[in-house]
Model confidence (mean pLDDT): 83 of 100. A computed fold for a 1486-nucleotide RNA from an uncultured prokaryote, annotated as small-subunit ribosomal RNA.
RNA sequence: GAGUUUGAUCAUUGGCUCAGAUUGAACGCUGGCGGCGUGCUUAACACAUGCAAGUCGAUCGGUAACGCGGGGGCAACCCUGGCGACGAGAGGCGGACGGGUGAGGAACGCUUGGGAAUCUGCCCUUCAGCGGGGGACAACACGGGGAAACCCGUGCUAAUACCGCAUACGCUCCACGGAGGAAAGCCGGGGACCGCAAGGCCUGGCACUGAUGGAUGAGCCCAAGUCGGAUUAGCUAGUUGGCGGGGUAACGGCCCACCAAGGCGACGAUCCGUAGCUGGUCUGAGAGGACGAUCAGCCACACUGGGACUGAGACACGGCCCAGACUCCUACGGGAGGCAGCAGUGGGGAAUAUUGGACAAUGGGCGCAAGCCUGAUCCAGCCAUCCCGCGUGAGUGAUGAAGGCUCUCGGGUCGUAAAGCUCUGUGGGGAGAGACGAAACCUGAUCGGUUAUCUCUUUAGCAAGCACCGGCUAACUCCGUGCCAGCAGCCGCGGUAAUACGGAGGGUGCGAACGUUGCUCGGAAUCAUUGGGCGUAAAGCGCGCGUAGGCGGCUUGAUAAGUCGGAUGUGAAAGCCCUCGGCUUAACCGGGGAAGUGCAUUCGAAACUGUCAAGCUUGAGUAUGGGAGAGGAUUGUGGAAUUCCCGGUGUAGAGGUGAAAUUCGUAGAUAUCGGGAGGAACACCAGAGGCGAAGGCGACAAUCUGGACCAAUACUGACGCUGAGGUGCGAAAGCGUGGGGAGCAAACAGGAUUAGAUACCCUGGUAGUCCACGCCGUAAACGAUGAGUGCUGGGUGUCUCGGGUAUUGACCCCUGAGGCGCCGAAGUUAACGCGAUAAGCACUCCGCCUGGGGAGUACGGCCGCAAGGUUAAAACUCAAAUGAAUUGACGGGGGCCCGCACAAGCGGUGGAGCAUGUGGUUUAAUUCGAUGCAACGCGAAGAACCUUACCAGGUCUUGACAUCCCGAGAAUUUACUAGAGAUAGUUUAGUGCCUUCGGGAACUCGCUCGGUGACAGGUGCUGCAUGGCUGUCGUCAGCUCGUGUCGUGAGAUGUUGGGUUAAGUCCCGCAACGAGCGCAACCCUUGCCGUUAGUUGCCAGCACGUAAUGGUGGGAACUCUAAGGAGACUGCCGGUGUUAAACCGGAGGAAGGUGGGGAUGACGUCAAGUCCUCAUGGCCCUUAUGCCCAGGGCUACACACGUGCUACAAUGGACGGCACAGAGGGAAGCGAAGCGGUGACGUGGAGCCAAUCCCAGAAAUCCGUCCUCAGUUCGGAUUGCAGUCUGCAACUCGACUGCAUGAAGCUGGAAUCGCUAGUAAUCGCAGAUCAGCAUGCUGCGGUGAAUACGUUCCCGGGCCUUGUACACACCGCCCGUCACACCAUGGGAGUCAGUUACUCCAGAAGUGCCUGAGCUAACCGCAAAGGGAGGCAGGUCCCUAAGGAGUGCCUGGUAACUGGGGUGAAGUCGUAACAAGGUAACCGUA
Repeated sequence: GAGUUUGAUCAUUGGCUCAGAUUGAACGCUGGCGGCGUGCUUAACACAUGCAAGUCGAUCGGUAACGCGGGGGCAACCCUGGCGACGAGAGGCGGACGGGUGAGGAACGCUUGGGAAUCUGCCCUUCAGCGGGGGACAACACGGGGAAACCCGUGCUAAUACCGCAUACGCUCCACGGAGGAAAGCCGGGGACCGCAAGGCCUGGCACUGAUGGAUGAGCCCAAGUCGGAUUAGCUAGUUGGCGGGGUAACGGCCCACCAAGGCGACGAUCCGUAGCUGGUCUGAGAGGACGAUCAGCCACACUGGGACUGAGACACGGCCCAGACUCCUACGGGAGGCAGCAGUGGGGAAUAUUGGACAAUGGGCGCAAGCCUGAUCCAGCCAUCCCGCGUGAGUGAUGAAGGCUCUCGGGUCGUAAAGCUCUGUGGGGAGAGACGAAACCUGAUCGGUUAUCUCUUUAGCAAGCACCGGCUAACUCCGUGCCAGCAGCCGCGGUAAUACGGAGGGUGCGAACGUUGCUCGGAAUCAUUGGGCGUAAAGCGCGCGUAGGCGGCUUGAUAAGUCGGAUGUGAAAGCCCUCGGCUUAACCGGGGAAGUGCAUUCGAAACUGUCAAGCUUGAGUAUGGGAGAGGAUUGUGGAAUUCCCGGUGUAGAGGUGAAAUUCGUAGAUAUCGGGAGGAACACCAGAGGCGAAGGCGACAAUCUGGACCAAUACUGACGCUGAGGUGCGAAAGCGUGGGGAGCAAACAGGAUUAGAUACCCUGGUAGUCCACGCCGUAAACGAUGAGUGCUGGGUGUCUCGGGUAUUGACCCCUGAGGCGCCGAAGUUAACGCGAUAAGCACUCCGCCUGGGGAGUACGGCCGCAAGGUUAAAACUCAAAUGAAUUGACGGGGGCCCGCACAAGCGGUGGAGCAUGUGGUUUAAUUCGAUGCAACGCGAAGAACCUUACCAGGUCUUGACAUCCCGAGAAUUUACUAGAGAUAGUUUAGUGCCUUCGGGAACUCGCUCGGUGACAGGUGCUGCAUGGCUGUCGUCAGCUCGUGUCGUGAGAUGUUGGGUUAAGUCCCGCAACGAGCGCAACCCUUGCCGUUAGUUGCCAGCACGUAAUGGUGGGAACUCUAAGGAGACUGCCGGUGUUAAACCGGAGGAAGGUGGGGAUGACGUCAAGUCCUCAUGGCCCUUAUGCCCAGGGCUACACACGUGCUACAAUGGACGGCACAGAGGGAAGCGAAGCGGUGACGUGGAGCCAAUCCCAGAAAUCCGUCCUCAGUUCGGAUUGCAGUCUGCAACUCGACUGCAUGAAGCUGGAAUCGCUAGUAAUCGCAGAUCAGCAUGCUGCGGUGAAUACGUUCCCGGGCCUUGUACACACCGCCCGUCACACCAUGGGAGUCAGUUACUCCAGAAGUGCCUGAGCUAACCGCAAAGGGAGGCAGGUCCCUAAGGAGUGCCUGGUAACUGGGGUGAAGUCGUAACAAGGUAACCGUA
């Protein structure tokens, strides 16, 4: 920097994730070369085998092996330390270095800087010395024991081994007189002299002894620094100090005796866990964070534990002793061993190499040296393990080849890529030359080679992969798959069109690598010193007092701890950085510099902080005088009210609720009056009011008492602020003891409500509420805002005190101080908001926070009588959780308004029978679709066949239909046979076009038959892939845009507000001004009147004619027809209103405020409906899911629902008579008159292509007669018989007619529908579809009402506002128990293991003390024996490892059972929360 919470937005809210760098890495795939580094991070697990520490003959006695020499021997061979040398041995030096590892250790272990009480082999300097004696022990020989390891006895022997003596200082001790203490020789050279010789002697070298100083190395002490945990708070008996001693190289409780009682700790002792430390390494802008491989310094360890010896140095990796575990050998008696050296093996593990070469170099040990030894080291081997370099070719090359992929079929792309042509030769192969390192001694060889490098030569030949391509993040298409298989770092992809899975083509990135995983830092300002926060996001302790600590007013002087500056020392080397240089470059390496921010010492400065001293008054406090106040405690007093008791009056109810009931009451309630008892609380005053630190405090009076405020002076002189721990106060509930108890009231009981109701409501009612004393210590203890101080515009109200002016006094007015509030400037804030009572600007101190859940939970501690409080995690799980604000939607929120929405009315449905549609059921099939409103007389404006899509059966396969190709034929058609038919067979007629009549078929047109394959065909699927069309909200009044303005932004404004309207209709106002789609109007129709025109329509007047009729002449007046006009606009008047819009009333008018009706349907919603109207993507079928045929089905029927028709009758029914429409239709048609039939209808055929003819009788109505309230002269279902019509055909399954039959039904439960005027209701007529079939649908006219107070309620809608945890938007969201699965975790009778403390037993090896009757060469002494000194073995004591016993603390594992928690597409029960969430929610408590 980015992604991710949301419908969208903001957030310095907050987590998760990614891009970077790094690595001792590992894994997957791939792999050409070279250089330079690195390479058991795990089991400090166990180790076979080889090697890793020896050397010195110039210390010695010697001679096992080898060589030489000499001697003997013919030879084989034997002898000979004489020489070179040398096994074993004595002796010296070295095995304390080098090499490995990181177990332990939180410590003077390490780091930095200091210090004093020390030692130091080899090395250097200086001084002095090196004389003279003695006695042994190995080897060896002999003997013996043992399997072995090895051991024992006797005897011989040398020394630079051992011991005295002498001498001795500068050494040590001291009583200051003195005393004590050394030594070793070896080799080379050599003149004289001595000596038989060896040699002496001289000299040189090496060695040796005593001492001095140095260098180096080591030991010790101190200051500071050095991980986490307080759910570890107290630890300590040699402990702290002293005196004296012992011990050590050396100081010291290091050790011991005695004395004192100290020492450490909140600046974190003790305990627990973890860890080698550092230079440095990685990361980071830095500050930091993480790490401590390789290299270098220090430490620790060497199978585990203990111990000492030797030595200059060890308590010793390749030494010793003991104990333990393990392994091996054994003759069972006893022995041997220690790879955390180099290789290597097993094991563990994701994982880490060769049982290589050489001492040539560097270094180490020994040696005079030569040299020997050296798994230190230098080299080589293995591994892409890191870093670095090189290569896998270069140029040209368009026909844009082939091939792949894709495609809109044109093309595009891989792609100059390839091929082809030309060239080069790094690496690789071949041939040759050839250094440095190794200069010298030595000189034979080795690392060493085919090296590096150079020359020649050879062929483009032998050398490219890995990951990714939805966003972050560079890179896109096709196919397959179909919530499957799978992917995934986060968000998330996949349910038939996947750039996200798998494959392919293409592309992107890096490249001998590329990805993945793990760890670390970064991003993360996400622990914030640099550099964060705390009103609402996580976060201010409930509030005081106060300890430590932190911070602190003004002036002067001193000081120099902090601070600042200079100098000196140190801060190892390597590394990092700069620079120069060496490898062809780089990595790598070498030289120099800088740096190392630190520590120490020293010299200076004196502003600030500190300290000391002296002052000051403004901070703070004290004194004096005032007034205010529900501040606190105690005691007493008062009235109103409730309840109870007594008495009176009085009678049937009272009480309670949404409605009731439980309850009280005739034993007298309720009501009312009087009296009494008792407890609790204090109406009005009362206020944004007052007081208090907070909790909290309210009648009145008294007593005691705290604090704040005002005014004026005086005094003290910084006495201050904050405050970890600590301590006190602390609502309500609750607990203990004792009182008290009127009212209220958890629990409880009853009554209701309810599906249930352990609730809400009601009637009762106990703790409790009250008092005293003692606990508890928590609250949404809130201003969700810690305390203190200073600074920063104002306006306004109120409480308390004061001043000024004025006044008799006061109010008003001006003003000072302190409180309590409101509004607002700057500023601030994510926004909301805060704003002198800050959430502004600063300072000081304290507390607290670090994603959500788990959880304020578990365990542990502390407190509590208990309830519980406080302190306070982890595993696991999610990618969010959160704040503020925005737009919607929603609310059993509010306001305004509308609608046949309710109400007021009229008529229905729901009951009956039938019709029709649907569900269901049935069926071979009952084709399919439509399903709340907005499916259900719907698609279907009409299923007997057809339709028809369904079922069973029978046929066809280029097909019933389209285009193309080939062949044949005109097309077409008659008849017969078989069959249910489709169809099949036979058969008749016919022979197109052009013509020169011989013939020709080229083209074309149209048809038939056969064939071939491309294709046809599909009412098969997906309306959730679509177009189009349609429904619905809704003919509701809304939906938006441009510019501007406001806001960080989503958005807002406009469109809100005041009026008004049917209307976002109009007016006014207004940071808005305009505009668009809607509304309205324009269109059609109807209502009035002119004008024009008069046939098929009309007929007033004139004329003719008829039985009669506009029948005829004529007329153009009227009706009507159909063109075009007019008219209506709130235009006029009055009132109301804002002088507006508009509304109300009125006039005129056929019509009045949209005149009535229709057409017209904004942005959008419902993944609404339709793939079966049509069109169409994809998928599916292709001798079938296509096509044809006949039959059946869509018409079924225990049942349920919707929509209708007819009724139930007298406002009626029946019969007879009489009257008045409109709008339509008619040629395969309407069909008149006439005639026949009771009738359906038949016959008939005039007229009509229709203002002419026909359908066509309108019906209700009206007049008259009958019926008289009944299952009827109502009602017509059902059924029987007989017919008519249509049609190929009325069985399944048509309509109609006549006769007969005469069912249910007497006005319809809950519920529910339509309608506001020419409407409802009622009456008939016509049309579409149609051969026939209408109670349906679409139209038409006739007759023709009632009611609307009004907007509380139901339903739907509009606007504003409010709340919201909803946004798939309340059909939303969401909580808890139960059931199931999985996961982690607490408790748990116990049990197992580990660490550790204390007590006791026992005690190896070993140092030390004591002893030492056994043994004993050197010295003393002695004639000798014996003895002395000293020593050894042995014994004992102290200490002590492993071991054993016991008691505890802590930690871990495990456990029947048990507790809660988390997670899990579709389980159960309810409905707690979000809206007034339907009882407002929430906090504490029971």
The RNAcentral record of the sequence draws on ENA.